A computed fold for a 1564-nucleotide RNA from Cellulosispirillum alkaliphilum, annotated as small-subunit ribosomal RNA. The prediction has a mean pLDDT of 82. Rfam family: Bacterial small subunit ribosomal RNA. Rfam links the family to the GO terms structural constituent of ribosome and ribosome. The organism belongs to Cellulosispirillum, within Bacteria.
RNA sequence: UUUACGGAGAGUUUGAUCCUGGCUCAGAACGAACGCUGGCGGCGUGCUUAAUACAUGCAAGUCGUGCGUGAUCCACGGAUUCGUCUGUGGUGAAAGCGGCGAACGGGUGAGUAACACGUAAGUAAUCUGCCCUUAAAACCGGGAUAACCUUGCCAACGCGGGGCUAAUACCGGAUGUGGUCACGAAUCUGCAUGGGUUUGUGAUUAAAGGUGACCUCUAUUUAUAAGUUACCGAUUAAGGAUGAGCUUGCGUCCCAUUAGCUUGUUGGUGGGGUAAUGGCCUACCAAGGCUGCGAUGGGUAGCCGGCCUGAGAGGGUGAACGGCCACAUUGGGACUGAGAUACGGCCCAGACUCCUACGGGAGGCAGCAGUAGGGAAUUUUGCGCAAUGGACGAAAGUCUGACGCAGCAACGCCGCGUGAGUGAUGAAUGCCUUCGGGUUGUAAAGCUCUGUUGAAUGGGAAGAAAAUCCUAAAGGAUAAUACCCUUUAGGUCUGACGGUACCAUUCGAGGAAGCUCCGGCUAACUACGUGCCAGCAGCCGCGGUAAUACGUAGGGAGCGAGCGUUGUUCGGAAUUACUGGGCGUAAAGAGAGCGUAGGCGGAUCUGUAAGUUAGAAGUUUAAACCAUAGGCUCAACCUGUGGCUUGCUUUUAAUACUGCAGGUCUUGAGUAUGGGAGAGGAUGAUGGAAUUCCAGGUGUAGCGGUGGAAUGCGUAGAUAUCUGGAAGAACACCAGUAGCGAAGGCGGUCAUCUGGCCCAAUACUGACGCUGAUGCUCGAAAGCUAGGGGAGCAAACAGGAUUAGAUACCCUGGUAGUCCUAGCUGUAAACGAUGGACACUAGUUGCCGGAGGAGUCAAUCUUUUCGGUGACGAAGCUAACGCAUUAAGUGUCCCGCCUGGGGAGUACGCCCGCAAGGGUGAAACUCAAAGGAAUUGACGGGGGCCCGCACAAGCGGUGGAGCAUGUGCUUUAAUUCGAUGCAACGCGAAGAACCUUACCUGGACUUGACAUGGGAGUGAAAGUUUUUAGAGAUAGAAGCCUUUCCGCAAGGAACACUCUGCACAGGUGCUGCAUGGUUGUCGUCAGCUCGUGUCGUGAGAUGUUGGGUUAAGUCCCGCAACGAGCGCAACCCUCGCCCUUAGUUGCCAUCAGGUAAUGCUGGGAACUCUAGGGGGACUGCCCAGUUUAACUGGGAGGAAGGUGGGGAUGACGUCAAAUCCUCAUGGCCCUUACGUCCAGGGCUAGACACGUGCUACAAUGGCCGGUACAACGGGAUGCCAGACGGCGACGUUGAGCCAAUCCCUUAAAACCGGUCUCAGUUCGGAUUGAAGUCUGCAAUUCGACUUCAUGAAGCUGGAAUCGCUAGUAAUCGCGGAUCAGCAUGCCGCGGUGAAUACGUUCCCGGGCCUUGUACACACCGCCCGUCAAGCCAUGAAAGAUGGCAGUACCCGAAGUCGCUUCUCUAACCCGCAAGGGAAGAGUGCGCCGAAGGUAAGGCCGUUAAUUGGGGCUAAGUCGUAACAAGGUAGCUGUAUCGGAAGGUGCGGCUGGAUCACCUCCUUU
Repeated sequence: UUUACGGAGAGUUUGAUCCUGGCUCAGAACGAACGCUGGCGGCGUGCUUAAUACAUGCAAGUCGUGCGUGAUCCACGGAUUCGUCUGUGGUGAAAGCGGCGAACGGGUGAGUAACACGUAAGUAAUCUGCCCUUAAAACCGGGAUAACCUUGCCAACGCGGGGCUAAUACCGGAUGUGGUCACGAAUCUGCAUGGGUUUGUGAUUAAAGGUGACCUCUAUUUAUAAGUUACCGAUUAAGGAUGAGCUUGCGUCCCAUUAGCUUGUUGGUGGGGUAAUGGCCUACCAAGGCUGCGAUGGGUAGCCGGCCUGAGAGGGUGAACGGCCACAUUGGGACUGAGAUACGGCCCAGACUCCUACGGGAGGCAGCAGUAGGGAAUUUUGCGCAAUGGACGAAAGUCUGACGCAGCAACGCCGCGUGAGUGAUGAAUGCCUUCGGGUUGUAAAGCUCUGUUGAAUGGGAAGAAAAUCCUAAAGGAUAAUACCCUUUAGGUCUGACGGUACCAUUCGAGGAAGCUCCGGCUAACUACGUGCCAGCAGCCGCGGUAAUACGUAGGGAGCGAGCGUUGUUCGGAAUUACUGGGCGUAAAGAGAGCGUAGGCGGAUCUGUAAGUUAGAAGUUUAAACCAUAGGCUCAACCUGUGGCUUGCUUUUAAUACUGCAGGUCUUGAGUAUGGGAGAGGAUGAUGGAAUUCCAGGUGUAGCGGUGGAAUGCGUAGAUAUCUGGAAGAACACCAGUAGCGAAGGCGGUCAUCUGGCCCAAUACUGACGCUGAUGCUCGAAAGCUAGGGGAGCAAACAGGAUUAGAUACCCUGGUAGUCCUAGCUGUAAACGAUGGACACUAGUUGCCGGAGGAGUCAAUCUUUUCGGUGACGAAGCUAACGCAUUAAGUGUCCCGCCUGGGGAGUACGCCCGCAAGGGUGAAACUCAAAGGAAUUGACGGGGGCCCGCACAAGCGGUGGAGCAUGUGCUUUAAUUCGAUGCAACGCGAAGAACCUUACCUGGACUUGACAUGGGAGUGAAAGUUUUUAGAGAUAGAAGCCUUUCCGCAAGGAACACUCUGCACAGGUGCUGCAUGGUUGUCGUCAGCUCGUGUCGUGAGAUGUUGGGUUAAGUCCCGCAACGAGCGCAACCCUCGCCCUUAGUUGCCAUCAGGUAAUGCUGGGAACUCUAGGGGGACUGCCCAGUUUAACUGGGAGGAAGGUGGGGAUGACGUCAAAUCCUCAUGGCCCUUACGUCCAGGGCUAGACACGUGCUACAAUGGCCGGUACAACGGGAUGCCAGACGGCGACGUUGAGCCAAUCCCUUAAAACCGGUCUCAGUUCGGAUUGAAGUCUGCAAUUCGACUUCAUGAAGCUGGAAUCGCUAGUAAUCGCGGAUCAGCAUGCCGCGGUGAAUACGUUCCCGGGCCUUGUACACACCGCCCGUCAAGCCAUGAAAGAUGGCAGUACCCGAAGUCGCUUCUCUAACCCGCAAGGGAAGAGUGCGCCGAAGGUAAGGCCGUUAAUUGGGGCUAAGUCGUAACAAGGUAGCUGUAUCGGAAGGUGCGGCUGGAUCACCUCCUUU
């Protein structure tokens, strides 16, 4: 300083995180299409598909001032039989000859990968009509021909014969400014061949007139032309302009699964041909030319200016407008012409269409309209030459579907409108609602306005137009004032659009709003319906009864005459990375080396100037784009000016860097000398141990093998042991994150040959270097070929085991193979998952191989240095893990490789291989992920530590019997429902005969059995008593009884009942997976978290881990943590000891009284006890241990000792745990029933199975008799003493007690004595019979008890399994709740009262730390393969069929060219003529040659019986291969076997857990 002005992200892999990586979205654009909707105008745009076929009309003609005719019409004469004929003059249609144009304009994009296009050059290798300039000239002649006339053939198109005629048509001659050619001369010049200019001689070579005017010259002389002049046209040259041809540099798509191509091919010479160069063509000669910097082949495609997108670089595209090219039904060909190999010309061939008299003809919309067809899809058979442009013409003018306009289409861009103001009762309606209200909403109505647009009426010849023509003037030319040309002035005439734009007046809010969306991305939410259905979806995903995601409604958001959807392109995507990516583990380093081309390359000097940098010049069409200014009212649109056009070419400079050329140097690289280490390689020889076999000896019954066994071997003598012999293979110890090698790999010893490496010191060469596409070589194991060898081992195979099976793991055997020689193969987790080279960037510390230094040249020490090989670690890097002078750091150079997962390292093709197979290497289809590292959990048939009646040690049970009870299953009209591993099953149920009761059958009721409100009625009804029917509910009848308050009354209020019908009641109906509350469980386990700080990109970590200790995350110490909370513990209750207070109903030591006896009485308050309050225990004290601490062990004292025993108390959470049938409750469902009432039945069934219990099986016992000692509790519809009756259950009667008073209430085991004597019993008591008792309305289904009788199973219980660690187990009885009655269950109480615990290996459960993980619904996880079913795409395939390009041969149209002895021919020549010559045309022949045919192949498709694998698909089958040590560690190359995953052998890898050892390192 007018311009430089410009870059956003999100969703989705996970429990969460970071990364990698794909998919998807938001933006812009379009020649678009589709759906819904639609007022106006301006400017643009409109067959992207079938270069498919076309009806009809139009799209290229014009010139009479080149020529000959001359229809028609008019005028004037003449003739006339009035029909007309004829002459002159004018007008001038129409065809023809001729000229110019038709090669432009317009269309299309089929072909073309090419000098086609773009750009920049060249043409000294060229042409150019019309146009412009200059010079010259335009003379003399000739013969035809169309039209026309006539005649013939013919369906048509058309053709032939005869006759006449003109020209700016055609031809001959002259002239030659000039041109051209040949031979010379001079001069100038260029990058080469060469070119220009001047000049001499010779040869050759032109033309056409037309029109107007005039009389100066000339001729006739009135006037005219043979004259003059103007214009137009024609000729020869030179030049210009324009246009075209040819050549060249550079640029211009994909495929290498196209690698070799080429014979006119590459070059030369001669000739031909062209406007012109040239293998362009031809003859001969040579053998070349192109190609990895991609030839050849295949596919696709018109190219560009530009257009779209993008920050840009790029990517995509090539509609409209502009430039170039190509094409014109398909293929071929020439003619004419300045120009064509010609869209609206010709010839031939093919296909198609049309006409035909069947002989033959006609045609080409990819011009404008239009039609059919195709398609998702693209317009009027319009007006006009008024403008612009073009052809012709002297001009007027004619022609012009170019063009200008109009019509159709929201197809696009731009602009305008559909009204504005005011208006709260916040109207009504709709929707929602917590029912209060909210929202629609100032929105409407109402009131006041406006008039864009629209409608009507009128104006509007405005502007868009300058030319032509006419008149006048001036100038030019001329002899000239004609004529003509130029300029100026005036005048006349011309409009398709169109009565259009625009303007004015009037009318009146009147005629004008939709579309999509509302889960997140992404702005915008509620209700109803639906119920994994219907449907939505761009991605994630939504829908299985409370869907902001489906459908509808209300509301809202966005855009707006449009809005959405679909398709395509770019962007976002740094997701092909030039700008601007990567390769240890995510995809990705070739197995290793040698080396060609190529790429890159040390120091220094000089030159050059190719790259590079700067300046200048040319070009980069116009339009577009940008800036600015202007014109349509604005804008879109249009116009002016400038910029831009990033490029190319030419030129002038610069010389730092690179290149090139030349010189020099030594540090990179190498060579020489002297030393050194080594499982480096090849060949040959040789050694001992072991194994097996053979022979012999000794010796006897087993050996071998395993988790345990068996197969196998052995009395025919094994195994064992000794001696001798044979054979093959491998080399213990040394041996080491030691050594060597490029990698693979290499291990006894010795010898020979041989490669590389390291060190030291000097000398030499002088950049000789690095990398390395193609190529070549090496390359474990397995495998192959041939020949050997074969001890051991050992795929396959066989047998034995294991197992549900076991094609496996284990065992016994055993063949290829393993070994050698000669070849092949060429792959591995060929790994450091890390290409090579060079340089730089802290250290510390081992080991190996050298060389120095110090040291008494000893031991040795320390230090320096070079090379190799390990560990740790700073900076830095990394997604993290980790790497870190041996880089994954910082840089440079070169090569290889990657671009989502699967399909797939597969198919096809090609190359290699004997084969196995290897190398190269896709697509269709499918998914929204696949993946890396790390985190927190969970899990492990991983590890460590610890705890628990978890095991062990014990005691007693269950499982066997009978019975009780619950459950399952079955049955049933119903057997109501729930609970279902631990944590359901003597559970809900602390008690089903009716009731309960929810179930079934039957009978009834319908505002209801129960609550509230409204309306009407009544003042009784209800109640109670009796009675009838009935199973009862219920219905009917009769009797008794008749309400309260206020008020004088009327009446009102209350209360109760009836009726009505509406709201509603009611539901043990559904959903515990909508919920509250409550509960179980892990678990009374010791855990679960937070704040701040710190670490980490982050999820997260730390704290909470570690060392001790504890019952305990209890406490202590340490520590980037410091604190805190919920849990633990304590506080609470109870038991145990003591004290104190109180003293009845309890107690009774002392005192007194009394009794047969008794706290019985007075009294007492001591004791027991009761129930209030206190004390006591805290590791407080001592010793020891530990680290001083926490704490632990022992001891003392004490009633009690290390939480004293028991209880209550249950962290964060887990199990969608249980319960809608306790209760509450959302939603749904039923409403004369899924509600309510009643009777009876059922829940009590019964082949069976399970759980929990009781009683037993007996002598530690049964029975009989006697004797003793509790505690907790309960009692009025109750407990019931006592008495009487009964064998008894019990009955009758009845005192006391509302309870420390009375009752239940005799506790039983125990103890004493007796009896039984091992048996199905004097054990056991089931079952059954008979007779009773009690409760109750009722005891049949279906109660309990009593007595008598009966007397089953059972003799201690298989596999398995449960409880318990001390006042516990075991055993014994007692009480209570529920309850009319019913207890082996449940809840409590006391009596008697043990055994054992070494210990933590194992089982189960749990806690902490650590490790692995492909799990996260978390191992009840995940997941692999065959088989079976459906669908989809694809490979192979006998064949079938189509297309493309080529090869060889045959045939050969039209046509150019060549030849042509035959035919024909006016002009010129010869000749009197006839005729001949020259020249031309035709015919014939030849070369080439399109289409066609034949033959064998190539390539590419389509299709195909059948067949192969692949992918996908809620619940199929078989197994369980992988993930944890995945239960045989896994993976891998190869070989082999098997239903399948897979198994095994050989070699390799760690991307294997665990334990131990070795080595190294870190810290102290």